[in-house]
Order: sequence, then structure tokens, then C1' cells
RNA sequence: CAAGCGGAGUGGACGGCCGCGUCGGGGCAUCUCGCCCCGCCGAGGAACGUCCGGGCUCCACAGGGCAGGGUGGUGGGUAACGCCCACCCGGGGUGACCCGCGGGACAGUGCCACAGAAAACAGACCGCCGGGGGCUUCGGCCCUCGGUAAGGGUGAAACGGUGGUGUAAGAGACCACCAGCGCCUGGGGUGACCCAGGCGGCUAGGUAAACCCCACCCGGAGCAAGGUCAAGAGGGGUCGGAGCGAUCCGGCCCUGCGCGGACGAUCGAGGGCUGCCCGCCCGAGUCCGCGGGUAGACCGCACGAGGCCGGUGGCAACACCGGUCCUAGAUGGAUGGCCGUCUCCCCGGCGACCGCGAGGUCACCGGGUGACAGAACCCGGCGUACAGCUCCGCUUGUUCU
Repeated sequence: CAAGCGGAGUGGACGGCCGCGUCGGGGCAUCUCGCCCCGCCGAGGAACGUCCGGGCUCCACAGGGCAGGGUGGUGGGUAACGCCCACCCGGGGUGACCCGCGGGACAGUGCCACAGAAAACAGACCGCCGGGGGCUUCGGCCCUCGGUAAGGGUGAAACGGUGGUGUAAGAGACCACCAGCGCCUGGGGUGACCCAGGCGGCUAGGUAAACCCCACCCGGAGCAAGGUCAAGAGGGGUCGGAGCGAUCCGGCCCUGCGCGGACGAUCGAGGGCUGCCCGCCCGAGUCCGCGGGUAGACCGCACGAGGCCGGUGGCAACACCGGUCCUAGAUGGAUGGCCGUCUCCCCGGCGACCGCGAGGUCACCGGGUGACAGAACCCGGCGUACAGCUCCGCUUGUUCU
């Protein structure tokens, strides 16, 4: 210098004008809703998808069985995880490094398209070899009965590979080496697993994101969770007022509407405990239809497994200790728009310098673009989207010293 590999960061800055939301202060108007001024703060690395895991809340959380769902090398980390770290095994790359939906296929069952003769304890289509018969131009050809998995051909896959012995031709039929499988012994490692040696039978196909088996884990619903207050149709009580009276009006308190139907009150409806069953518990109301009313405020809710800096332990994920900082909280849902200056990038023009050159650097002028996307109870992850820019570590190749 070129081509790559891995990781981290950033996601324009400042000013002016107009506007929006929460909160605080002040003023005005007050029956009530409110209005004005000032000040503070006001989206993200993914706020996104809502795919996992937790906190929190409620469900009246005895127990057992069956079903269902999830995870899947090993050891750690964590509140937890399907996440993260380290390692093992397999695969890819010259390499930095990357990928793995990575338990079990001698527990059993199923499946293996097309092609091919044959697709699982297989298979004679061509070929090779032998016996018998026929023909013959003596080269051979045809028919038939057998042997043969060495060769050809098909396929993703054809039941170890190479060489030899052997044979009519062949074959782990036998032998040597190699690959692979199982068992044993020794050694290393917490472990997955690795290394070395020996023995065995000569050989074992794939698929579990097919059923299944094994190990471990798993209650349900979700902030519209849930709680407090107010209001309410209808009914009841009481007080006051009006009226001769029936009655009407107003205040306060209690309850929380009306009508119809079905089932039921120990012969127990209905509900809860995980979907079902057993079992247990609660239990006097429950369910359906029609009509009517209120449909507002507050809490939950912004300090949390929190961020940053330093130290200690650890290969690391991470943990512990000390210091320091916290500033969104809407609910028809705020966080926006315009202008100016500058910066980054791109395009065009012009000039200077360096270089033989391709080209590079710098300065000026004019123009242009600014991505993906936006909180809604809160966290930890994963996945996906992203204009442009910056930094760090490493690999390979070439050249120079």
C1' cells in the first nucleotide's frame, strides 16, 4: 500500500422567532370549566417487533395422577432466560476468524421423492465365469440352467478402502496396512472430552424441526393489572317549607337501578385450586335477555436487578466495595415548525504545492443532501431497520529498510 477479519463509538452544534406538555411561582376571573405571565425539564440506539425471561398486581395458592408446552454438548454468570462468557466436538477458510435448529438412530415404530434391476438385515439391468443344447463363414453368436456384488450404469445415499492370496469367475473367504465401531487398561481434565496401548468381530446408511425415549424446567391473567374517592337511575328513612287535604318542593343520611326468564339453598346452583380426572375448599345466590343511568378525578407512575468514575477478585461473562449523579410522564395521547451561522459528506468550477506519471494534499467560490424511526407500568435480553462519519486490535499478500 492492497484485500480482508473482529470489536467499539457517534447518530450534527449554536443562536433567534412562533408553538405544545408536566411541574413550580405569581397574577386575573371566580357558581364551575378556566385564562395570562415567568421559570425548570421534555424520546432512542434501537423508544420498534412484542419473540423470550423477570419485577409488580390480582385470582380464597391441601395434595395426587394424566395430558400439554418448553429447553437440550460441558462448566460458569445472572433475579431469570431460549440470553451472555469460557471451553469441548463437528464443518468452512492460507489466515485473522466464522457457522452449528450440538441429548438418544443396538428401546420400538414409521419414512427415504426422482432416477435406478434393486433403497435396508437389499439387489443380477449390462458385464464376467461355468454346465447343457443349437448354429457357424471357426472369429464367434443365440437359447437355457446356475455362479458372481470385482467392473459399468442410476442416485443425496448401493452394505468399508488399497494391495495381495485365492478362484472357472469372484467374494473379509483369507492376509497386510489404513479408516471406522465396540470393549478393556493406563494417563490428563471439575466436566464435555482428549492422548497412548491392547483385544474383538471384519463393517455398522440417513432422518428425532417424524412419532417416540431420556434429563431438567413450567399455575393463570395482565397497568384497560389492581386500589381509593366522587357521581348515578330507583328505593327507604329523617328534617324543613308550601297546601284545608291528597300531595308537591328542597336539604341530609343509608342502599346502589327496573322488568322478564332459567337453575338453586344441605337432595346444594355456582365458583376457586393449572387444561382434564380424583380429591379438597368457599358457598346463597348465580346465569341469560330487554330497558335505563354514571362513564369523572387521584393513586399505581418515575430511585431502579439504575447511570458514570475508581479500586479489588475473575481468562471472561460478572460480582463486591467506595465516590458521585439522576432532569419525560402524555391519556383524542406534548416533545414540533421556520430562519440564520458553522461543521461533516457529495457534485461542479478555479488556483497553489508534491509526484516522471496515474494521482494526492490544501485554499476559495457556487449548489445539494441529512438515515432508521418516536416513550405509554418498569427492567434484562434477542431479532430487525439505519444516510454518513470516527477509533482500536488482528490476518494475508506485495514492496522498501
The RNA shown here (Bacterial RNase P class A) has 401 nucleotides and comes from Streptomyces antimicrobicus. The RNAcentral record of the sequence draws on ENA. It is recorded under the gene name rnpB. NCBI's taxonomy places the organism under Bacteria, Actinomycetota, Actinomycetes, Streptomycetaceae, Streptomyces.